[in-house]
The RNA shown here (c-di-GMP-I riboswitch aptamer) has 76 nucleotides and comes from a Pseudomonadota bacterium. Taxonomically the source falls in Pseudomonadota (Bacteria, Pseudomonadati). Its Rfam family is "c-di-GMP-I riboswitch aptamer". Gene Ontology term of the family: cyclic-di-GMP binding.
RNA sequence: AAAAAAUAAAGCCAAACCCAUUGGAAGGUGGGGACGGAAAGCCACGGGGCUUUUUAAAGUUAGCCGGGUUGCCAAC
Numbered sequence: 001a002a003a004a005a006a007u008a009a010a011g012c013c014a015a016a017c018c019c020a021u022u023g024g025a026a027g028g029u030g031g032g033g034a035c036g037g038a039a040a041g042c043c044a045c046g047g048g049g050c051u052u053u054u055u056a057a058a059g060u061u062a063g064c065c066g067g068g069u070u071g072c073c074a075a076c
Stems, first nucleotide, its partner, number of pairs: 012037002017032006035063001041069003045066003048061005
């Protein structure tokens, strides 16, 4: 340096559910909480799921998959 990903260590994120808030909804945000996660960091580009205010387009989902992009630790 590359590859692979350890019954290691250091930190990180936080499903369900509850409370508050926001939205018409799906959903978002904050607090609590942990089922899990090695990209569960970021990006709606492709497919899929979900919602339906004005029914055809728009919204939403990155914790559904693929893709793009950035990245911590470093045993043998």